[in-house]
Context: one part of a larger RNA
RNA sequence: CCCGACGAGUUCUCGGCAGUGGCGGCUUAAGGUGUUUCGCACCGGAGGCAGAGCGAAAGCGAGUUCGAAGAGAGCGUGAUUGGUUGCUGUCGAGAGACCCGAAACUGUGUGAUCUACCCAUGGCCAGGGGGAAGCGGGUGUAAGAGCCCGUGGACGCCCGGACCGGUGUAUGUUGAAGAAUGCUCGGAUGAGCUGUGGGUAGUCUGGUGAAAUGCCAAUCGAACACAGAGAUAGCUGGUUCUCCCCGAAAUGCAUUGAGGUGCAGCGUUGUCUGUUUCGUGACGGAGGUAGAGCACUGACUGGCUGAUGGGCCUUCCCGGGUUACUGAGGUCAAUCAAACUCCGAAUGCCGUUACGUCAAGGGCAGCAGUGAGACUGUGGGGGAUAAGCUUCAUAGUCGAAAGGGAAACAGCCCAGACCUUCCGCUAAGGUCCCUAAAGCGUGGCUCAGUGUCAAAGGAUGUGAGGGUGCAGAAACAACCAGGAGGUUGGCUUAGAAGCAGCCACCCUUUAAAGACAGCGUAACAGCGUACUGGUCGAUGUGUCCUCGCGCCGAUAAUGUAAGGGGGCUCAAGCCACGUACCGAAGCGAAGGAAUGCUCCAUAUUGGAGUGUUGGUAGGGGAGCGUUGUGUGCGCAGUGAAGCGGAGGAGAGAACUCCUCGUGGAGUGCAUGCAAGUGAGAAUGUCGGG
Numbered sequence: 001c002c003c004g005a006c007g008a009g010u011u012c013u014c015g016g017c018a019g020u021g022g023c024g025g026c027u028u029a030a031g032g033u034g035u036u037u038c039g040c041a042c043c044g045g046a047g048g049c050a051g052a053g054c055g056a057a058a059g060c061g062a063g064u065u066c067g068a069a070g071a072g073a074g075c076g077u078g079a080u081u082g083g084u085u086g087c088u089g090u091c092g093a094g095a096g097a098c099c100c101g102a103a104a105c106u107g108u109g110u111g112a113u114c115u116a117c118c119c120a121u122g123g124c125c126a127g128g129g130g131g132a133a134g135c136g137g138g139u140g141u142a143a144g145a146g147c148c149c150g151u152g153g154a155c156g157c158c159c160g161g162a163c164c165g166g167u168g169u170a171u172g173u174u175g176a177a178g179a180a181u182g183c184u185c186g187g188a189u190g191a192g193c194u195g196u197g198g199g200u201a202g203u204c205u206g207g208u209g210a211a212a213u214g215c216c217a218a219u220c221g222a223a224c225a226c227a228g229a230g231a232u233a234g235c236u237g238g239u240u241c242u243c244c245c246c247g248a249a250a251u252g253c254a255u256u257g258a259g260g261u262g263c264a265g266c267g268u269u270g271u272c273u274g275u276u277u278c279g280u281g282a283c284g285g286a287g288g289u290a291g292a293g294c295a296c297u298g299a300c301u302g303g304c305u306g307a308u309g310g311g312c313c314u315u316c317c318c319g320g321g322u323u324a325c326u327g328a329g330g331u332c333a334a335u336c337a338a339a340c341u342c343c344g345a346a347u348g349c350c351g352u353u354a355c356g357u358c359a360a361g362g363g364c365a366g367c368a369g370u371g372a373g374a375c376u377g378u379g380g381g382g383g384a385u386a387a388g389c390u391u392c393a394u395a396g397u398c399g400a401a402a403g404g405g406a407a408a409c410a411g412c413c414c415a416g417a418c419c420u421u422c423c424g425c426u427a428a429g430g431u432c433c434c435u436a437a438a439g440c441g442u443g444g445c446u447c448a449g450u451g452u453c454a455a456a457g458g459a460u461g462u463g464a465g466g467g468u469g470c471a472g473a474a475a476c477a478a479c480c481a482g483g484a485g486g487u488u489g490g491c492u493u494a495g496a497a498g499c500a501g502c503c504a505c506c507c508u509u510u511a512a513a514g515a516c517a518g519c520g521u522a523a524c525a526g527c528g529u530a531c532u533g534g535u536c537g538a539u540g541u542g543u544c545c546u547c548g549c550g551c552c553g554a555u556a557a558u559g560u561a562a563g564g565g566g567g568c569u570c571a572a573g574c575c576a577c578g579u580a581c582c583g584a585a586g587c588g589a590a591g592g593a594a595u596g597c598u599c600c601a602u603a604u605u606g607g608a609g610u611g612u613u614g615g616u617a618g619g620g621g622a623g624c625g626u627u628g629u630g631u632g633c634g635c636a637g638u639g640a641a642g643c644g645g646a647g648g649a650g651a652g653a654a655c656u657c658c659u660c661g662u663g664g665a666g667u668g669c670a671u672g673c674a675a676g677u678g679a680g681a682a683u684g685u686c687g688g689g
Base pairs, nucleotide, nucleotide: 001689002688003687004686005685006684011095012094013093014092015091016090017089018088019087020086021085022084023083025049026048027047031043032042033041034040035039053060054059063075064074065073066072098238099237101235105228106227107226108225109224110223116200117199118198119197120196121195122194123193124192125190127159128158129157130155134151135150136149137148138147139146163187164186165185168183169182170181171180202220206216207215208214241623242622243621244620245619246618251264252263253262254261255260265370266369267367268366269365270364271363272362273361276360278356279355280354281353282352283351284350285349291343292341293340297337298336299335301333302332303331304330305329309325310323311322312321313320314319373398374397375396376395377394378393379392380391381390382389403414404413405412418592419591420590421589423588424587425586429582430581431580432566433565434564438579440578441577442576443575444574445573451568457552458551461549462548463547464546465545466544467543468542469541470540478535479534480533481532482531484508485507486506489503490502491501514529516528518527519526593613594612595611596610597609598608599607600606624678626675627674628673629672630671631670632669633668634667635666642662643661644660645659647657648656
C1' cells in the first nucleotide's frame, strides 16, 4: 500500500413543538383480580393537568395591586380561541449521551534477580622494573653527625597481561546487536575487581547517589500494576444508502472573550396577514459630502503703505533728522485646509401617489448553520498616495458555480449546468498554421520584430495640424573673392598686438569688415568667423507650439524563456469604419421528467395554462436496501439460500427475469412492527497478501 470482516446520534426519565388517534373534562400510579401467563382484560381516582385571577403577603375575587380616590396605570376577565391522555417524529435537559484520543490526579498494592549505596561471608590480581625506613659491615668523629658497601622490601610507585573500564576514530544506523564490532586508549596492591546471601522504595515530596536530576528490572523532574474510569478534552481526526424542494454565514453587541459561547442578523418548515415588498414616474422633504470658495477660523507667497522696536547722525534735556534693518495693522494680487465654509451638486435616503411585476414583505411557532472569510472595481483611514499588507464603507465574483475566454490560472471578462440530440443562433473572445472561423474590404500609421515588460530624462526618427522669420529686389547650404585704416585702443604686464585679465567698445574708408565667436603664438605671425560682393537658382529655407506612432535610457542567475509556439512588415502589428463567419452547459428547435401557483373536472388519479428545477453548512419532503418478527399467500432433494458466467429492464438507492455451472437445505412475495440497519478514509481494530 492492497483485500476481507468489524467500526460512530443509542437507551431511559422529564419537558417544548408538530403530526396522528381516544374521550369531552381527560388520565390513572403503586397495587389487586381474572386469564388461553411474561401478554392481555378488568378493577384501583391516591395523585396530575384543566376549570380564575391579582397581590411580596394578609387577603380579595371577574376582578385585583399601587393609591386618599368612583382617577389613572399594570396584570387579568370578556370575543376569535381552546382541554386532557396515548402513539410517532423532532429538539432540549439530566445521565459516558455520536465514536476514538491525552498529558495528568487520587487510592490500594507489586518490585533492589537490572542498577545505587550499605551489611555479612568467600574468591581474584602473569611477568618485569624502581628500591623508603630499619638492620649488618666498613670508614669517620673526642663522642656524634656524615659517607660507602650490603641487606631489606615501603609505595592510592613505574611498564605490562588476566580482570575492570570506555579516550579517539571507522563501521554499524529497516544493525550480527533496542549501544555492538575493529583499531586505538585508561586503571591494573587499590577510594581495586568479583561470587553468594541480606538490607534500604514511590509523594506527611520515598530510597540510594565521590551529585549527572544520575539510578531504583530496555520505564524516572517523580517506577510499575490494578481500580476511581467510558476522568476531563471550548482541541484534532472520523461519522456508512438514494432521489426531490429551498438554501446561508464568515457581521453587530457582550463575554477571564478573541479558533469557544449567548442574543440579534442572514436560512428553512408550518401557520396567520394579504401587496404592507421591489422597480420606475410624478410630487413633497431633510442634509453639508464631491466640487468650489476665502465671507469666518487658521495656514501661506509677493508688492504698496507702514505703527512699534533696532542702527546711525544731532542733542544738557525735551526732541529732531535719517535708514537696502524689523515688520503689527491696512490694502492689492496669488494660494491651502479631515477636525475652515459666503456656497454647493450627482447619487443615496424619507414620505405620498400612479403604474408595472404569478415577486415578494411582515407577525407567531419548530429546527438550524454561521459568527477564521478571499480577491477585484470604487470612496477613505493606517503604511512609504509599499506589499498577494492592514482596517472600514460600497458593488461584484469566489466561498457554495460547472460551461466559454484570459496558453496554464478560486476571486478578472462572458454566462448561471433538470435530462436527451452526430440540429440552429449568439456572448465574451476570436477568424495565416498549430486551432473552429476573413491570408475580408476601405483609409491611415509604424521599420522599432515596436507589437511581444518599465521611469525621470535625452534625440535633425517619422506622420498630421498650427504660429512666426527670411526668400526671383535671388533666400538656406556650398564654392570664388574681400574681411581694411586710426591701432600694438587704454590699463595691466617681462611681453598682452581682436583672442591671460580689467575698463571702454568709438571714429574713418566702404559693397562689407566686431577695438572679434573660435583655433593658434613667448609675444607677433598664421588659420579663421561675424559681415559683404559674385557664382548657382527653390518641389525654398530657419525657428516655435500641439498631437499620433516609433528610438535610446534597458543589467541575473540550468536554456531561447517578457507573443503559448511556428512564424508575421501596404502585416498575421497599431488606429478608424464596415461586412461576413467561428464561438458556451447562454438563447432557440424537437422529445422527455420533476415541481410551485392558478383554473377545470375530481373518491383516487388526472388535464390545461404559467413559472421554476447549479449548490457547501443547513432546513423540509419522498423512498431503496439489510436482520429479526406478526398475519396472509407461495417455492424447495424433480435441488432452497449463497457463489460464478452470460442476457434484459428501471429516473435513482436498487431490483427483476432466463439459462448454464457450483452448492446441498432452507427460502420468497404482500402488508404491519422492531432495530446491534448501509463503510473508503478515523497515523482506526483484527486477519490475509